About this RNA: Predicted 3D model of an 81-nucleotide RNA (SAH (S-adenosyl-L-homocysteine) riboswitch aptamer) from Kushneria aurantia DSM 21353. Its mean pLDDT, the model's own confidence on a scale to 100, is 77. It matches the Rfam family "SAH (S-adenosyl-L-homocysteine) riboswitch aptamer". On this family, see Wang et al., Mol Cell 2008: "Riboswitches that sense S-adenosylhomocysteine and activate genes involved in coenzyme recycling". The sequence was found by an Rfam model in a public genome assembly. The model forms 92% of the base pairs in the Rfam consensus.

[in-house]
Parts: sequence; structure tokens; C1' cells
RNA sequence: CCCUCCGAGGGGCGCUGCAGCAAAGGGACAUCCUUUGCGAGGCUCGGACGGGAUAUUCCGAUUCAACGGCGCCCUUUCUCU
Repeated sequence: CCCUCCGAGGGGCGCUGCAGCAAAGGGACAUCCUUUGCGAGGCUCGGACGGGAUAUUCCGAUUCAACGGCGCCCUUUCUCU
């Protein structure tokens, strides 16, 4: 660093449907095409057993986010009346 899992990034309802997943079918093969369904925390930060990669230095302290299609509602904060 990657895979898997967990937590956090205030909450709810509705819509579209990219990626992705599933099912069915097509196709000479590609793992390609079509249809249907699900589908807007898939991103970032932190942590965990195990596995993998690497040798890009390691340890400690302090501090603590940024972002997330559209519409509506609630909550919270600030300002004005």
C1' cells in the first nucleotide's frame, strides 16, 4: 500500500439511473451485446483479525477534516426582522 470487515462524516421521504451485482436471452470467440430487477456513502477519515504486495525510514506529541445527482422535510448553528 492492496483485499475483507467495523465505525464515523446529523436524520427522513421521494425521483432519475452511471458504476456495480443478479436473472434471462443472443453471439464464432471475446466476457461482448440486449432486456428486466436492485441500485446515489461506490468517496474520505479512523480502527480490526487474517491474507497479499513492497522496502518507498521509524517512533512520539498536537490538531482535526474535506466532499457526496435532483426535489422536499426535520434537526443543528449563525445573521436579520